[in-house]
Context: one part of a larger RNA
Molecule: large-subunit ribosomal RNA, domain II
Organism: Coniculostomum monilata
RNA sequence: GCCUGAGGAUGCUUCGGCGAUCUUGCCAAAAUGGUUUUUACUCACCCGUCUUGAAACACGGACCAAGGAGUCUAACAUAUAUGCGAGUGUGCUGGUGGAAAAACCAACACGCGUAAUGAAAGUGAUUGAUGCCAAGCGCAAGCAGCAGCAUCGACCGACCAUGAUCCUCCGGUGAAAGGUUUGAGUACGAGCAUACAUGUUAGGACCCGAAAGAUGGUGAACUAUGCCUGAGUAGGGUGAAGCCAGGGGAAACUCUGGUGGAGGCUCGUAGCGGUACUGACGUGCAAAUCGUUCGUCAAACUUGGGUAUAGGGGCGAAAGACUAAUCGAACCAUCUAGUAGCUGGUUCCCUCCGAAGUUUCCCUCAGGAUAGCUGGGACAAAUACGCAGUUUUAUUAGGUAAAGCGAAUGAUUAGAGGCAUCGGGGGUAAAAUGCCCUCGACCUAUUCUCAAACUCUAAAUUGGUAAGAACCCUGGCCUUUCUUAAGUGAGGCAUGGGGGCUCAAUGCGUGUCCCAAGUGGGCCAUUUUUGGUAAGCAGAACUGGCGAUGAGGGAUGCUCCUAACGUCGAGUUAAGGUGCCCAACUGCACGCUCAUCAGAAACUACAAAGGGUGUUGGUUCAUCCAGACAGCAGGACGGUGGCCAUGGAAGUCGGAACCCGCUAAGGAGUGUGUAACAACUCACCUGCCGAAUGGACUAGCCCCGAAAAUGGAUGGCGCUCAAGCGUGCGACCGAUACUCGACCAUUGUAGCGAGAGUGAGGCUACAAUGAGUAGGAGGGCGUGAGCGUUGUUGCGAAGCCUCUGGCGUGAGCCUGGGUUGAACAGCGUUUAGUGCAGAUCUUGGU
Numbered sequence: 001g002c003c004u005g006a007g008g009a010u011g012c013u014u015c016g017g018c019g020a021u022c023u024u025g026c027c028a029a030a031a032u033g034g035u036u037u038u039u040a041c042u043c044a045c046c047c048g049u050c051u052u053g054a055a056a057c058a059c060g061g062a063c064c065a066a067g068g069a070g071u072c073u074a075a076c077a078u079a080u081a082u083g084c085g086a087g088u089g090u091g092c093u094g095g096u097g098g099a100a101a102a103a104c105c106a107a108c109a110c111g112c113g114u115a116a117u118g119a120a121a122g123u124g125a126u127u128g129a130u131g132c133c134a135a136g137c138g139c140a141a142g143c144a145g146c147a148g149c150a151u152c153g154a155c156c157g158a159c160c161a162u163g164a165u166c167c168u169c170c171g172g173u174g175a176a177a178g179g180u181u182u183g184a185g186u187a188c189g190a191g192c193a194u195a196c197a198u199g200u201u202a203g204g205a206c207c208c209g210a211a212a213g214a215u216g217g218u219g220a221a222c223u224a225u226g227c228c229u230g231a232g233u234a235g236g237g238u239g240a241a242g243c244c245a246g247g248g249g250a251a252a253c254u255c256u257g258g259u260g261g262a263g264g265c266u267c268g269u270a271g272c273g274g275u276a277c278u279g280a281c282g283u284g285c286a287a288a289u290c291g292u293u294c295g296u297c298a299a300a301c302u303u304g305g306g307u308a309u310a311g312g313g314g315c316g317a318a319a320g321a322c323u324a325a326u327c328g329a330a331c332c333a334u335c336u337a338g339u340a341g342c343u344g345g346u347u348c349c350c351u352c353c354g355a356a357g358u359u360u361c362c363c364u365c366a367g368g369a370u371a372g373c374u375g376g377g378a379c380a381a382a383u384a385c386g387c388a389g390u391u392u393u394a395u396u397a398g399g400u401a402a403a404g405c406g407a408a409u410g411a412u413u414a415g416a417g418g419c420a421u422c423g424g425g426g427g428u429a430a431a432a433u434g435c436c437c438u439c440g441a442c443c444u445a446u447u448c449u450c451a452a453a454c455u456c457u458a459a460a461u462u463g464g465u466a467a468g469a470a471c472c473c474u475g476g477c478c479u480u481u482c483u484u485a486a487g488u489g490a491g492g493c494a495u496g497g498g499g500g501c502u503c504a505a506u507g508c509g510u511g512u513c514c515c516a517a518g519u520g521g522g523c524c525a526u527u528u529u530u531g532g533u534a535a536g537c538a539g540a541a542c543u544g545g546c547g548a549u550g551a552g553g554g555a556u557g558c559u560c561c562u563a564a565c566g567u568c569g570a571g572u573u574a575a576g577g578u579g580c581c582c583a584a585c586u587g588c589a590c591g592c593u594c595a596u597c598a599g600a601a602a603c604u605a606c607a608a609a610g611g612g613u614g615u616u617g618g619u620u621c622a623u624c625c626a627g628a629c630a631g632c633a634g635g636a637c638g639g640u641g642g643c644c645a646u647g648g649a650a651g652u653c654g655g656a657a658c659c660c661g662c663u664a665a666g667g668a669g670u671g672u673g674u675a676a677c678a679a680c681u682c683a684c685c686u687g688c689c690g691a692a693u694g695g696a697c698u699a700g701c702c703c704c705g706a707a708a709a710u711g712g713a714u715g716g717c718g719c720u721c722a723a724g725c726g727u728g729c730g731a732c733c734g735a736u737a738c739u740c741g742a743c744c745a746u747u748g749u750a751g752c753g754a755g756a757g758u759g760a761g762g763c764u765a766c767a768a769u770g771a772g773u774a775g776g777a778g779g780g781c782g783u784g785a786g787c788g789u790u791g792u793u794g795c796g797a798a799g800c801c802u803c804u805g806g807c808g809u810g811a812g813c814c815u816g817g818g819u820u821g822a823a824c825a826g827c828g829u830u831u832a833g834u835g836c837a838g839a840u841c842u843u844g845g846u
């Protein structure tokens, strides 16, 4: 340089069109799309509620449908919108108007406003000054300065003080000039009306719920008691008084045998009652019954009918019994939707912000008000002359920690020294305020230990102030009851000159006002701290959490560790892990540990004193080649049977003492032993052997100490040169955390911005942010009804059914098919008996 190909860029054109993109009719088919069902794996405790805390062995909840709870009125406060404006609104009357109205005009009345102040009589207000300051003007410097804020002054009323002048001189009038006194005032008006929102209060007042209270009635067919009038109550037993006969006695009288038939007498039927079985029954025969047993049975008996007593009343042989299945005050209706600081419930969605359990007061402690915390709205400006849970510098406050006690106060141990004084004891002595000894007090110099209510000293942390222009330097003049010996000082008033804005760091969208909710049971952790033997106990402080909050980890878990969250994708980490359950090294290196109860990770789910010749380290003191320790072997003597004591005691029941000799060494004796001896042994010495040995203490792991009731828990399996314990090193796993990308929403910033009409509540770009209970705000969805407008509908409205499909974060909406048969919908606006899972909710159904 040429050729070919991938890829990229660009619409092409003969002005006829072609192509892409977008919208759309008809036909057809499917999956990668949609929907449904089943199976497997991972995660996953039941909602609502009160609560610091609920899956709770806390309460409500079988299921479905329909109903079901912050409403209306008035007043007030605040905000917004609209109309008019020193007025405004309403009413009535009159006029005009018209079918009737509305609208319009005029006057009047009333409400609020336009003047306040004072208890009242009463009196009765304006153009001020300085500083900061938007818009405006200006090239700039700067000028001027609205609303407003701050400071000072003036005016009006009240109060205090003063009191000229004048008057009928008791008393009144009250000019001018005053006051750290006071007012809900003036200072060139801002209000009135309507609508809507929020809040407060009164009303049934978000809904349901008492125990009570009051008024007026109805009940004695149950039952309590009285009275009147009726009815009813086998058969036995016992045998009072009186009477009769016989006997006795002088008599009074008495004894015996009969007769007689009394009694809140007795056994017992009917009746009335209701003891025991704690029988039957116990959704019964029955809202009190049945069976057997039992009490009483001529009386305070049982009972029918009538009558009387009525609710703070009756009646009561008295049990607070009974008073119509109701009684420590009946029942019915009404006041009444009684009240409840108490319990329960309180109905659609999304977005943004987001608490408190603390202060003060309360017949306050289950509650309110008040401040705080929070939301919403508005205003003033616009990055600094301002602000700050920060630091620095300077200065200031403090009396905790620590320290100190040979410094004060208080407590407190030990010796040492000591003149005088005081107390106790002793010696000398007749005695001494004589002497001597001694124990204390006391004194002196030391020593040991302490203090919330001790302190000389004295932190850290902490609180205040300051770090400039409203500043710094420097004059003169006037005034003062203050000050000075003094025109000396200090303060004040007005007024000059000069300097010059750099005023410690860092960070930052700041300041002001109005309205209002919820809360006012708290709990936990580190650290500090009080009471308490202690506590998952009670009470405080600082900070951080839970409450109100999910995620990853700690097996489990409100509060511990990591870390706070829109919807997805990719990557990287945190805490914590890496044998398997279970993602990730049965990784590397060095030690320790064997448990017939091993061990295995903070909070945290326990173990101690004390012990171990289990094993591993360390410290220290000894022994040892001059031969230790251990093992085997030899010796282990004499004075002397030491002295005392003893029935006896010879090394060895006991007491005191504990020498000497010979030796290599051998105790007046370490044990066994004897009645006492004996005998054996040990200490001690030596031989063989040939190199380490012994004691005390200390701390790692392990062991003992270590016993409980269903079988059991390093989370389980299991694990032993670990998968345990200790140390080090690397790799990997691992969150909704971090980084990057896409999308959604919110907030902010910047820009664009209609070519006929309407539209902007619009469009574009960039950046940051996204948790949330009570609660606040904004924007939406859905239902019934009225009006306006646009539409659908027997060629099928609404409703209902549907594994038809689609749209929206969502409440929900659109669409297809089926069924069915007469009405319905969109948009705008007004309005409300407008949204259910719960209330032991109501009614109906299952």
Base pairs, nucleotide, nucleotide: 011018012017046061047060048059049058062846063845064844065843066842067841070346072203073202074201075200076199077198078197080195081194082193083192084191087112088111089110090109091108093106094105095104116123117122128152129151130150131149132148136143137142154186155185156183157182158181159179160178166172167171206345207344209342213335214334215333216332217331218330224309225308226307227306228305229304230303231302232301235267236266237265238263242259243258244257245256246255247254248253271296272295273294276292277291279290280289311327313323314322348780349779350778351777352776353775358371360369361368362367372519373518374516375515376514377513378512379511380510386508387507388506390505391504392467393466394465395464396463397462402457403455404454409451410450411449414446416444417443418442421441422440423439424438425437426436427435428434471499472498473497474496475495478492479491480490482489522546523545524544525543527541528540529539530538531537551562552561553560566743567742568741569740570739571738572737576733577732578731579717580716581715585730587729588728589727590726591725592724599719610704611703612702614701615700616699617698618697619696620695621694622693623692631688632687633686634685635684637661638660639659643655644654667682671680672679744770745769746768747767748766749765750764751763752762781835783832784831785830786829787828788827789826790825791824792823799819800818801817802816805814806813807812